[in-house]
Context: one part of a larger RNA
């Protein structure tokens, strides 16, 4: 390579759009591209393969044959592939009417605590721990009222409950959007399915720049515990978390399970649409079949197709070396010797 493979052993790219490509519904009629048949020529000898023949025999040698599955031309077939033509509606899309939702942007308003500060009452402790202490407090703390800042989360509802490709989404209202879904028709009339490169999007932390800082709190200071304590507990505390504008482009970015179609018992919750003997989503168990086994099992890890990613002892290594991307830290690609 071929073959076997990717839930847990090595392996599904963090997702989406989507370009070449490959694959692709049903009917009818041309063609005859690949496809099947025959004939023809060609496909050098020598090797090889069978059979016999010659040297005493055997290598050897000589004749016959086969092998060289191929190409060209020429003549049919027309399912099945391609291509054109014409059509169809079952996949797909559109219109309409309805419908649930933290789907996603911006903007405005809320009420709960935390700190702060300002007055008041009002007196000696408060705070913390396994126990302490360090820290705060007679310059009046903690408590407790009243009132002003201010920044960040939004108790209950709240649910294996919904949405969203994924990352994610959750106070309340308004604007602007996207996406699903259900019912009756109706239109187009294969327009699908995947998608090498490419784009785009993408938690948390981290860069820039300019703001914002209440609470937490990497580093750090203290105080303790300790044989030591560069921790783990306490008391402080700055990046940061926060907005806005870019960058990063990565995670146990998991359902550790790539999209699409289609086919195969039940049985019992949840959401949604309607009230049907439906129709979608999401859960539990479970036949058939599957697996090494757990366990999956109409949301398949069953059956069978199409398409793309990957994988191929372990470690050296996700290094090294180039190269591309970043403002950098780093991302992307990605080896070898050795060695078990």
């Nucleotide at each position: 390579u071929u073959g076997g493979g990717c839930g847990u052993a090595a392996a599904g790219a963090g997702u989406u759009u989507g370009u070449a490509g490959g694959c692709g519904g049903u009917a009818a009629a041309a063609u005859g591209u690949g496809u099947u048949u025959g004939a023809u020529g060609u496909a050098a000898a020598a090797u090889c393969u069978u059979a016999a023949a010659g040297c005493u025999u055997a290598a050897c040698u000589u004749u016959a044959u086969g092998u060289c599955u191929g190409c060209a031309u020429c003549a049919a077939a027309a399912a099945c592939u391609g291509u054109u033509u014409u059509g169809c509606u079952a996949g797909a899309a559109u219109a309409u009417a309805g419908u649930a939702g933290a789907g996603g942007u911006a903007a405005a308003g809320g009420g709960a605590a935390u700190u702060u500060c300002c007055a008041g009452u009002g007196u000696a402790g408060u705070a913390g721990u396994g126990a302490a202490a360090u820290a705060c407090g007679u310059a009046g703390a903690u408590a407790u009222u009243g009132g002003a800042a201010g920044g960040a989360a939004c108790a209950c509802c709240a649910g294996u409950g919904g949405c969203g490709a994924a990352g994610g989404c959750g106070c309340u209202u308004u604007a602007c959007u996207a996406g699903g879904c259900u019912a009756a028709u109706a239109u187009u009339g294969a327009c699908g399915c995947u998608g090498a490169g490419a784009a785009a999007c993408g938690a948390a932390a981290g860069c820039u720049a300019a703001g914002g800082g209440a609470g937490c709190a990497a580093a750090u200071c203290g105080g303790a515990u300790u044989a030591g304590a560069u921790a783990c507990c306490c008391g402080a505390g700055u990046a940061g978390u926060c907005u806005u504008a870019g960058c990063u482009g990565u995670a146990a970015a998991u359902g550790u399970u790539g999209g699409a179609u289609a086919u195969u018992a039940g049985g019992u919750g949840g959401c949604g649409g309607u009230u049907g003997u439906c129709c979608g989503c999401u859960g539990c168990u479970g036949u058939a079949g599957u697996u090494a086994a757990c366990g999956c099992g109409u949301u398949a890890a069953a059956u069978a197709u199409c398409c793309c990613g990957c994988c191929u002892g372990g470690g050296g290594a996700g290094u090294a070396u180039g190269c591309u991307u970043g403002c950098a830290a780093a991302a992307g690609u990605g080896a070898a010797a050795c060695u078990c």

Predicted 3D model of a 340-nucleotide part of an RNA (small-subunit ribosomal RNA, central domain) from Trachelomonas rugulosa. Taxonomically the source falls in Trachelomonas (Eukaryota, Discoba, Euglenozoa, Spirocuta). Its mean pLDDT, the model's own confidence on a scale to 100, is 86. It matches the Rfam family "Bacterial small subunit ribosomal RNA".